[in-house]
The part of an RNA shown here (small-subunit ribosomal RNA, central domain) has 349 nucleotides and comes from an uncultured prokaryote. Model confidence (mean pLDDT): 88 of 100.
Context: one part of a larger RNA
RNA sequence: CUGGGCUUAAAGAGCGUGUAGGCGGGGUGGUAGGUGUCUUGUGAAAUCCCUCGGCUCAACCGAGGAAUGGCUCGACAAACCAUCACUCUUGAGGCAGGUAGAGGCAAGCGGAACCAUGGGUGGAGCGGUGAAAUGCGUAGAUAUCCAUGGGAACGCCGGUGGCGAAAGCGGCUUGCUGGGCCUGUCCUGACGCUGAGACGCGAAAGCGUGGGUAGCAAACAGGAUUAGAUACCCUGGUAGUCCACGCCGUAAACGAUGCGCACUAGGUACGAGGAUUCUGACUAUUCUCGUGCCGAAGCAAAAGUGAUAAGUGCGCCGCCUGGGGAGUACGGCCGCAAGGCUAAAACUC
Repeated sequence: CUGGGCUUAAAGAGCGUGUAGGCGGGGUGGUAGGUGUCUUGUGAAAUCCCUCGGCUCAACCGAGGAAUGGCUCGACAAACCAUCACUCUUGAGGCAGGUAGAGGCAAGCGGAACCAUGGGUGGAGCGGUGAAAUGCGUAGAUAUCCAUGGGAACGCCGGUGGCGAAAGCGGCUUGCUGGGCCUGUCCUGACGCUGAGACGCGAAAGCGUGGGUAGCAAACAGGAUUAGAUACCCUGGUAGUCCACGCCGUAAACGAUGCGCACUAGGUACGAGGAUUCUGACUAUUCUCGUGCCGAAGCAAAAGUGAUAAGUGCGCCGCCUGGGGAGUACGGCCGCAAGGCUAAAACUC
């Protein structure tokens, strides 16, 4: 390379936007680059293959034929690929009317809890554990009431629920703003799918500068436990956790399942919207979109999956190729650093 694969055996990039490229709906007419048929020239000889012949046979040799990936001249065909022109509406998009939502950003506000401070009551313990001790407390703690201040997070509703591309998003109000779904079928007329590079987003921890710090809490200190205890338990406690701006770019970033389209039994629950019947609220039937469970066929090594496919197909991208060495070394690129991305070999089983 061919081939085979990627939920769990090695293997789907963390996620998106999109460049090149690849692939791409229906009709009519043209062109003839690809394609097909015929044809011109070429494709040296020897070799290989076929037939015949010569050495007593054979090897070997001679003659004729065939074959020769292909390239090329010209003619014809027009289904398909391509291309040009015109055209269509079902793909895609727009428009109009509705609609649900912790989607995003900013500002303001609220209550519970906690902590601190001030004041009142009170007077000996509190706290903590398996049991204790360290710790706090007559300089008045714990408890209780009032006031003031502070930072962080938003109980119930809350859901097998919703939204978002993913990361993720949850008090209330307002402003700005993205996307989805449903209905109408008025408009554009293939404008589409995927996407190497690229660009953007990206939990937590970590880093830089400045702020902030109630609670919690790596490190650290002390008390216990223990043979020891650099732990588990307890008392403290600094980075950090929070905010602004700038980095980092990783994760069991998981559905361990790339994206898009089409097709292939059903049942049930929840969420969003519509239609029919009806005066109307319900109910019933039904359509579209989403989120779950069960399950036919099929698939699968099995577990399982099963219209949210891991079924049946098509298009495009990414990735895998025995274990260790190793996601390491070297080199390159990126980063302030920590480190990240790319990525071997010797050797060994």